[in-house]
Molecule: transfer RNA
Organism: Jakoba bahamiensis
RNA sequence: GUUUGAGUAGCUCAGCUGGUUAGAGCGUUAGACUGAAAAUCUAAAGGUCAGUGGUUCAAGUCCACUUUCAAACA
Numbered sequence: 001g002u003u004u005g006a007g008u009a010g011c012u013c014a015g016c017u018g019g020u021u022a023g024a025g026c027g028u029u030a031g032a033c034u035g036a037a038a039a040u041c042u043a044a045a046g047g048u049c050a051g052u053g054g055u056u057c058a059a060g061u062c063c064a065c066u067u068u069c070a071a072a073c074a
Stems, first nucleotide, its partner, number of pairs: 001073007010026004019057001028044005050066005
C1' cells in the first nucleotide's frame, strides 16, 4: 500500500429482512434478608450505537468518506 473483519453501558457481547421504548450477563449503587457478612432476591443509575455526510416517512441496521484496532497479501 491492497483486501477482509471489528468499533453498541465500566467490562464481555446480542440486536434477525430498516419499523413499536436500544437490550442481556458481569460489575457499581440502594433496599430486603442476617447478630454482622457472604450467597440470594428486588430496584436504580449508567449509551452522541467510533465520527461526518447521504438515502428513506423512518437508520444501531443501507450507501460514501474519515478514523482506531486485528488478520491476510504485497